[in-house]
RNA sequence: UCCUUAUUGGUGUAGUGGUAACACAUUAGUCUUUCACACUGAAACCCCGGGUUCGAUUCCCGGAUAGGGAG
Numbered sequence: 001u002c003c004u005u006a007u008u009g010g011u012g013u014a015g016u017g018g019u020a021a022c023a024c025a026u027u028a029g030u031c032u033u034u035c036a037c038a039c040u041g042a043a044a045c046c047c048c049g050g051g052u053u054c055g056a057u058u059c060c061c062g063g064a065u066a067g068g069g070a071g
Stems, first nucleotide, its partner, number of pairs: 001070007010024004018054001026042005047063005
């Protein structure tokens, strides 16, 4: 320098054009003499900028970061 893959709550991961889900963690309540467990809730997320589209986390282009490969 070129090619390629990934980027989603605090963490690990689903999702794939139509309002983003699960587990753990955090937190409120119930239960318990108390803690723990269990149960019921809550908060918090699409790496960034453009484009296409009625509508983009999703498709396209560029960038950033990380990994892999070629030279």
Predicted 3D model of a 71-nucleotide RNA (transfer RNA) from Heterostelium album PN500. The RNAcentral record of the sequence draws on ENA and Rfam. The coordinates come from a structure-prediction model, not an experiment, and the mean pLDDT is 81. Its Rfam family is "tRNA". The family's RNA type in Rfam is transfer RNA. Rfam links the family to the GO term triplet codon-amino acid adaptor activity.